A computed fold for a 57-nucleotide RNA from Podarcis muralis, annotated as transfer RNA. Its Rfam family is "tRNA". It is annotated as a transfer RNA.

RNA sequence: UGGCUCAAUGGCAGAGCACCUGCCUUGCAAGCAGAAGGUCCCAGGUUCAAUCCCUGG
Numbered sequence: 001u002g003g004c005u006c007a008a009u010g011g012c013a014g015a016g017c018a019c020c021u022g023c024c025u026u027g028c029a030a031g032c033a034g035a036a037g038g039u040c041c042c043a044g045g046u047u048c049a050a051u052c053c054c055u056g057g
Stems, first nucleotide, its partner, number of pairs: 003017004011048001020034004041057005
C1' cells in the first nucleotide's frame, strides 16, 4: 500500500473483510463460485531496475 484492516521486500503488488455478478433459499442472512478495484502519502536522489535504499516535507 484498493472502500476498510494489513502482508511482502531492489526484479510481474498479495491476503482478509466490504462492494458487484451468479449458484443456493419461498425470501433474507450464512455458505459456495467468479469478477472488478492500486500514480504502493508527496517531491527529489542512488540504481540497468525503487513500494522497498537515501534526503526533504

The RNAcentral record of the sequence draws on Rfam.